[in-house]
Context: one part of a larger RNA
Molecule: small-subunit ribosomal RNA, central domain
Organism: Rhodococcus wratislaviensis
RNA sequence: CUGGGCGUAAAGAGCUCGUAGGCGGUUUGUCUCGUCGUCUGUGAAAACUCGAGGCUCAACCUCUAGCUUGCAGGCGAUACGGGCAGACUUGAGUACUGCACGGGAGACUGGAAUUCCUGGUGUAUCGGUGAAAUGCGCACAUAUCAGGAGGAACACCGGUGGCGAAAGCGGGUCUCUGGGCAGUAACUGACGCUGAGGAGCGAAAGCGUGGGUAGCGAACAGGAUUAGAUACACUGGUAGUCCACGCCGUAAACGGUGGGCGCUAGGUGUGUGUUUCCUUCCACGGGAUCCGUGCCGUAGCUAACGCAUUAAGCGCCCCGCCUGCGGAGUACAGCCGCAAGGCUAAAACUC
Numbered sequence: 001c002u003g004g005g006c007g008u009a010a011a012g013a014g015c016u017c018g019u020a021g022g023c024g025g026u027u028u029g030u031c032u033c034g035u036c037g038u039c040u041g042u043g044a045a046a047a048c049u050c051g052a053g054g055c056u057c058a059a060c061c062u063c064u065a066g067c068u069u070g071c072a073g074g075c076g077a078u079a080c081g082g083g084c085a086g087a088c089u090u091g092a093g094u095a096c097u098g099c100a101c102g103g104g105a106g107a108c109u110g111g112a113a114u115u116c117c118u119g120g121u122g123u124a125u126c127g128g129u130g131a132a133a134u135g136c137g138c139a140c141a142u143a144u145c146a147g148g149a150g151g152a153a154c155a156c157c158g159g160u161g162g163c164g165a166a167a168g169c170g171g172g173u174c175u176c177u178g179g180g181c182a183g184u185a186a187c188u189g190a191c192g193c194u195g196a197g198g199a200g201c202g203a204a205a206g207c208g209u210g211g212g213u214a215g216c217g218a219a220c221a222g223g224a225u226u227a228g229a230u231a232c233a234c235u236g237g238u239a240g241u242c243c244a245c246g247c248c249g250u251a252a253a254c255g256g257u258g259g260g261c262g263c264u265a266g267g268u269g270u271g272u273g274u275u276u277c278c279u280u281c282c283a284c285g286g287g288a289u290c291c292g293u294g295c296c297g298u299a300g301c302u303a304a305c306g307c308a309u310u311a312a313g314c315g316c317c318c319c320g321c322c323u324g325c326g327g328a329g330u331a332c333a334g335c336c337g338c339a340a341g342g343c344u345a346a347a348a349c350u351c
Base pairs, nucleotide, nucleotide: 003323004322005321006320007305008304012319014201015200016199017198021194022193023192025088026087027086028085029084030083031082033081034080035077036076037075038074039073040072041071042070048066049065051063052062053061054060091191092188093187094186095184096183097182098181099180103177104176105175106174107173108172109171110154115149116148117147118146119145120144121143126135162169163168206247207246208245209244210243211242215241216240220236221235222234258318259317260316261315262314263313266296267295268294269293270292271291273289274288275287276286277285300307301306324351326349333344334343335342336341
C1' cells in the first nucleotide's frame, strides 16, 4: 500500500458555522457525456506465454498464435449515473396559532451569612488541636444587643428535572435578543447532508492596562508534628479569586462513543406540549401521540465488560483519526503569542 479498525486495547478534531469537493427525493421528455454491445484501424521490434521447427540434446536460434488489459473512429442500446427542459411534495424551509425554559446581554434591586467600624451590656479569657503552641485579649477581646460600611455568593424550592453547539447557565424585576417543541397543512418546490482549507465560540489557571478586595487563599512567615517535615493538621497572609477592556486557546474540553438519514421486540419512570375517555364544568385519574431525558431488557453485536429505537444492532453518505513500546507530543523548521507557551511534527538509537 491492499486492507482492518477508532466506548475501555493505537485511534472521534473541545464545539459550531461554512468555502471547495464528495454524496443526494418522486416523476416525464430529451441528449447519449459516463456505461454496455458490435465492427474497423492502431497498439514497433525484442522480451514473455502456447504450439511447431533447426543446431546429435540443452542453452541458443527461427516461425505461428497469443499478449500489448490502451487509444481513435463507425454503427447500435438507453436500465442506471450525468447534462438540459418541465412537473410533484414526502426531504428542507416559510407562514399562522400556541407552549415550556438557570439559553445570551444590559440595567435596577432583595434578604441571610462572614469580616470590619461606632455605641451599649459585660469580664477574663478567646481561639485552635490528636494534644498543643504560634495568634487575639485588661489600650476591655470572646459572648450579646443596636446602628453603619463594603465585597462576594445566592440556603430552602432543587429533581439521573430544565435550557444551550460545546464551554456552560440558578435570589428577584424590567428591557433587548437567540434557539427549540407542538398543532394547522396555507406557501416555496429538492432550496438537502457532510465539510479539506478557513472563520467564530471556547472551563480553570496564566498575561497586559485600569479599578475593586468581605471571605477564601498558591507563594511566603510563624508555631507544631517528625529522625528530618522545604508536607499533611494549626495561626497569619501576598498574588489570585470579583469588574471593564484586550490577550491566551488548553483540560479526564468525557457518553473517554464525529455529523446526517432510514430500518429493527417490549416494559417502566420523568419533563414540556397535543388529543381522547370518565366527570355537569374544573381538578385528579386512565388511554393515544410528538419531542426530550433516565432505568431494565429481546433479537443482533462485542475479546469480554457491556451496548441494545438516545445502539456499540442492520445499511447508505461525508469528514477526522490509528498502524508495536520507548525515544516524544520531544528536537529542528515554519506559523501564532507580550510572555507562559500553543499548533504542525520527525530521526538516530533501543527493545